[in-house]
RNA sequence: GGGGACGUAGCUCAAUGGGAGAGCACCGGCUUUGCAAGCCGGGGGUUGGCGGUUCGAAUCCGCUCGUCUCCA
Numbered sequence: 001g002g003g004g005a006c007g008u009a010g011c012u013c014a015a016u017g018g019g020a021g022a023g024c025a026c027c028g029g030c031u032u033u034g035c036a037a038g039c040c041g042g043g044g045g046u047u048g049g050c051g052g053u054u055c056g057a058a059u060c061c062g063c064u065c066g067u068c069u070c071c072a
Stems, first nucleotide, its partner, number of pairs: 001071007010024004018055001026042005048064005
């Protein structure tokens, strides 16, 4: 320098163009003498960034940034 994959909550990951979610973690409540476990509820997101396509984009396209990997 060129090719490919990935980037979504604090962490690990879903979501194949129409309501952004789960588990763990965090907070509160129930339960217990207390703790843990369990049960119930709650908070937390510019879906890496910019632009484009579309009535509508996490999703499709372009550029760019980062990580991993292959070739030279």
This is a predicted structure of a 72-nucleotide RNA (transfer RNA) from an uncultured Thermoguttaceae bacterium.
Rfam family: tRNA. Gene Ontology term of the family: triplet codon-amino acid adaptor activity.
The coordinates come from a structure-prediction model, not an experiment, and the mean pLDDT is 82.